Transfer RNA from Candidatus Woesearchaeota archaeon UBA119, 73 nucleotides, folded computationally.
RNA sequence: GGGCCCGUAGUCUAGCGGUUAUGAUGUUGCCUUCACAUGGCAGAGGUCCCCAGUUCGAAUCUGGGCGGGCCCA
Numbered sequence: 001g002g003g004c005c006c007g008u009a010g011u012c013u014a015g016c017g018g019u020u021a022u023g024a025u026g027u028u029g030c031c032u033u034c035a036c037a038u039g040g041c042a043g044a045g046g047u048c049c050c051c052a053g054u055u056c057g058a059a060u061c062u063g064g065g066c067g068g069g070c071c072c073a
Stems, first nucleotide, its partner, number of pairs: 001072007010025003018056001027043005049065005
């Protein structure tokens, strides 16, 4: 330098162009216990990497950029 793939809560992850963006884990509070652990209930936490475009409507499609991984030179 070229090709391919990926980017969504602290972490991992689901998400046919349309309804409130899903679940697990972590975290906070409460219940349970003499106490801890386990378990149960409830809550908080997201500029969907950035910019632009297409569209009535974009996390999703298109272009550019940034970052990461793999391969080739």

Notes: Its Rfam family is "tRNA". The family's RNA type in Rfam is transfer RNA. It was read from a public genome assembly.